Transfer RNA from Candidatus Zambryskibacteria bacterium RIFCSPLOWO2_01_FULL_39_39, 71 nucleotides, folded computationally. It matches the Rfam family "tRNA". Rfam classes the family as a transfer RNA. Lineage of the source: Bacteria > Bacteria candidate phyla > Candidatus Zambryskiibacteriota.
[in-house]
RNA sequence: GCGGGCGUAGUUUAGCGGUAGAACAUUUGGUUGCCAAUCAAAUAGUAGGAGUUCGACUCUCCUCGCCCGCA
Repeated sequence: GCGGGCGUAGUUUAGCGGUAGAACAUUUGGUUGCCAAUCAAAUAGUAGGAGUUCGACUCUCCUCGCCCGCA
């Protein structure tokens, strides 16, 4: 330099045009003499920009970052 894949919560990830879910973690409360375990609840997210569309995490383009391959 060329080609390909990936980017969603603090972490691991699901979703795939119409309200973004889960697990773990964190916080609060219940339970316990205390801790652990367990139960309930809360907080928290679509890498950035542009386009298509009535509507974009999802489709298209560019940029950025990570990974793989070729040279």